[in-house]
């Protein structure tokens, strides 16, 4: 030279579970001379119901054999349940890089 755990960014791939039920509503149509009415709803908030692959927490194999760590497993605090976002995990390239040689 290479290799190269691990990191970093950029692309791509990525499940699951009410477009859910009242109550406020931006903005839009329609009717009307006006007041208003009628429908529709982007978002808040509330209530049931439900998810687990962001984070969080609890344990199991196992490591330590003091004290503890400890999963895609449990719980679901927080998050999410049309689309968007986001997303554990993969997989490419970029750059850095312990270590080897």
């Nucleotide at each position: 030279a290479u290799c190269g755990a691990c990191g970093a960014u950029g692309c791509g791939g990525g499940a699951g579970a009410g477009a859910u039920c009242g109550c406020c509503a931006a903005g839009g149509g329609c009717c009307g001379g006006c007041a208003g009415g009628c429908u529709u709803g982007c978002g808040g908030u509330g209530g049931c119901g439900c998810c687990g692959a962001c984070g969080g927490a609890g344990c199991a194999a196992c490591c330590c054999c003091c004290c503890g760590g400890a999963a895609a497993c449990u719980c679901u605090c927080a998050g999410g349940c049309a689309a968007a976002a986001g997303g554990a995990c993969c997989g490419c390239a970029u750059c850095g890089a312990a270590g080897g040689a």
A computed fold for a 101-nucleotide RNA from an uncultured Alphaproteobacteria bacterium, annotated as Glycine riboswitch aptamer.
The sequence was found by an Rfam model in a public genome assembly.